This is a predicted structure of a 348-nucleotide part of an RNA (small-subunit ribosomal RNA, central domain) from an uncultured bacterium.
Its Rfam family is "Bacterial small subunit ribosomal RNA".
The full RNA is in RNAcentral, with records from ENA and Greengenes.
The prediction has a mean pLDDT of 85.
Context: one part of a larger RNA
RNA sequence: CUGCGUGUAAAGGGAGCGUAGACGGCGAGACAAGUCUGACGUGAAAGCCCGGGGCUCAACCCCGGGACUGCUUUGGAAACUGCCUUGCUAGAGUGCUGCACAGGUAAGUGAAAUUCCUAGUGUAGCGGUGAAAUGCGUAGAUAUUAGGAGGACACCAGUGGCGAUGGCAACUUACUGGACAGUAACUGACGUUGAGGCUCGAAUGCGUGGCGAGCAUACAGGAUUAGAUACCAUGGUAGUCCACGCCGUAAACGAUGAAUGCUAGGUGUUGGGGAGCAAAGCUCUUCGGUGCCGCAGCAAACGCACUAAGCAUUCCACCUGGGGAGUACGUUCGCAAGAAUGAAACUC
Numbered sequence: 001c002u003g004c005g006u007g008u009a010a011a012g013g014g015a016g017c018g019u020a021g022a023c024g025g026c027g028a029g030a031c032a033a034g035u036c037u038g039a040c041g042u043g044a045a046a047g048c049c050c051g052g053g054g055c056u057c058a059a060c061c062c063c064g065g066g067a068c069u070g071c072u073u074u075g076g077a078a079a080c081u082g083c084c085u086u087g088c089u090a091g092a093g094u095g096c097u098g099c100a101c102a103g104g105u106a107a108g109u110g111a112a113a114u115u116c117c118u119a120g121u122g123u124a125g126c127g128g129u130g131a132a133a134u135g136c137g138u139a140g141a142u143a144u145u146a147g148g149a150g151g152a153c154a155c156c157a158g159u160g161g162c163g164a165u166g167g168c169a170a171c172u173u174a175c176u177g178g179a180c181a182g183u184a185a186c187u188g189a190c191g192u193u194g195a196g197g198c199u200c201g202a203a204u205g206c207g208u209g210g211c212g213a214g215c216a217u218a219c220a221g222g223a224u225u226a227g228a229u230a231c232c233a234u235g236g237u238a239g240u241c242c243a244c245g246c247c248g249u250a251a252a253c254g255a256u257g258a259a260u261g262c263u264a265g266g267u268g269u270u271g272g273g274g275a276g277c278a279a280a281g282c283u284c285u286u287c288g289g290u291g292c293c294g295c296a297g298c299a300a301a302c303g304c305a306c307u308a309a310g311c312a313u314u315c316c317a318c319c320u321g322g323g324g325a326g327u328a329c330g331u332u333c334g335c336a337a338g339a340a341u342g343a344a345a346c347u348c
Base pairs, nucleotide, nucleotide: 005318006317007302008301012316014200015199016198017197021193022192023191025088026087027086028085029084031082033081034080035077036076037075038074039073041071042070048066049065050064051063052062053061054060091190092187093186094185095183096182097181098180103176104175105174106173107172108171109170110153115149116148117147118146119145120144121143125136126135161168162167205246206245207244208243209242210241214240215239219235220234222232257315258314259313260312261311262310265293266292267291268290269289270288271287272286273285274284275283276282277281297304298303321348322347323346330341331340332339333338
């Protein structure tokens, strides 16, 4: 390099947008670059292959033919690819009519509970555990009533919904994105994928400024224990929250890249449409999502099975024994933490 592969054995990039590139629907006409075909020239000899011949055979040597898969020139073909012209509507997009939604951003509003603060009532305990103690409380706690502050949004809640991933949940309003169904008015292949690139990207962490109810790394003292740098309990600071900026990683998982077409069924659920029955409703049917079971097929098995891990096509990414090692060095990025790229010696 080819080939075999990538759910769990090594292997799908965390996700999207998109550049170059690769690949690409149906019909007609033209060209002839690729493609196919005829001819001329060339493709040195030796060697190689085939058929003969000469040394007693063979090695070796000689003769004839083939091959030399290539290149140049020239004549032709036009199915396929390409390119040009022209047309189409089944892919793709737009319009119109509807519809569901924790999709995003900003502002405002709300009720229960916890804690703290202020005030009232009230008196000796409260709290916590397996049992205790640290802790809180006569400077009036726990309990209870009223007001205030702050953060988070129980029930509804559902293998329910939305979103490219990460993710998104009190309620209202404003702005805004995408999907889906129906229609068939418009454009007329405008498509798919996508190396680099750009953007987004949980939690932790970092910078500046705020906020700080609850929880709580670190830490403190109390228990337990042989010990207990833990599990339990009392406290408690970063942090968690907000604004702006960085970081760019996760078992970022469906451990399953994206797109298109095809391939038995059954049963839930969710968002639309159509038909029938007189109807709250029921039945049938059809698109889009989301689950379970299951045939063919696949698979080492487990299992997957129209949401494929089946049958095919296109493009990208990645793998090549274990350890050394996601390490060293170099480079790029970062304030740092570190991230990305990424070996070898040696060893089994």